[in-house]
Molecule: TPP riboswitch aptamer (THI element)
RNA sequence: CCACGCUUGACGGGGCGCCGUUGAAGACGGCUGAGACCAUGCGCUUGCCAGCAUGGAUCCCGUUGAACCUGAACUGGCUAGGACCAGCGUAGGGAUCAAGCGACAGGCCGUG
Numbered sequence: 001c002c003a004c005g006c007u008u009g010a011c012g013g014g015g016c017g018c019c020g021u022u023g024a025a026g027a028c029g030g031c032u033g034a035g036a037c038c039a040u041g042c043g044c045u046u047g048c049c050a051g052c053a054u055g056g057a058u059c060c061c062g063u064u065g066a067a068c069c070u071g072a073a074c075u076g077g078c079u080a081g082g083a084c085c086a087g088c089g090u091a092g093g094g095a096u097c098a099a100g101c102g103a104c105a106g107g108c109c110g111u112g
Stems, first nucleotide, its partner, number of pairs: 001107002004102007011062004017031005037056006044047001068093003074087004
């Protein structure tokens, strides 16, 4: 010095589902989960879309990367249904730098 480990800081990536009730309002309840939250705004085709966008919070993850996305409204099991288990999957993508510390031990270099 490297590698490795730990800590810290900064930065970045990402998800927010399923079921039911009510019924014209953006409400209420339940389930799973680490996380399903809050606020603001908006559309017309007024539909039993309980829709969309933005911001914040929370949580998870950052190449040793199944966090998360695509395939996928996928296949089998299970379930009220998500979730979960197995497959797909050696698939295609996917967000990282810096500083500090480290007894012994590891690798490399130099000097005596």